[in-house]
RNA sequence: GCAGGCCGACCGCCUAAUCCCGGCGGCGCAGCCAGCGUCGCGGGAGCCGGGGACCCAACUGUCCCUCGGGGUGAAUCCGUCACGCACGGUAGGGCUCCUCUCUGGCCCGAACCCGUCAGCUAACCCGGUAGGCGGCCUAAGGGGAGAUAU
Repeated sequence: GCAGGCCGACCGCCUAAUCCCGGCGGCGCAGCCAGCGUCGCGGGAGCCGGGGACCCAACUGUCCCUCGGGGUGAAUCCGUCACGCACGGUAGGGCUCCUCUCUGGCCCGAACCCGUCAGCUAACCCGGUAGGCGGCCUAAGGGGAGAUAU
């Protein structure tokens, strides 16, 4: 000097998953007190989701067979098959560097929960607020409309 990995700070992206308080506990600032920072628990706000009437929707001849059903999420469905959590596509979702949009390009298309029970749904009730990435030389392409600055 080049290439790569890990940790921390800062900035930013996906997402509801952010912000505030500082009551309790742990840790750090050499020890103690105080204080500060940080993590966990707790509380509040915001945000997201579920359950839950009337009305509405749906259903409403009988019997038999088969199949449970629902929710979070973009994450469903179809085909192939040497049935491997394989391969190819796909509803849908994200990125493309100020924003929106068209076109082109790139990527994802998982996982989990309830437990035989759930249409919608005022009042009311319950729960969640995890995680995962990037900081580049590039499709950081092109068209249109805006915003901002000069």
Molecule: c-di-AMP riboswitch aptamer (ydaO/yuaA leader)
Organism: Actinoallomurus purpureus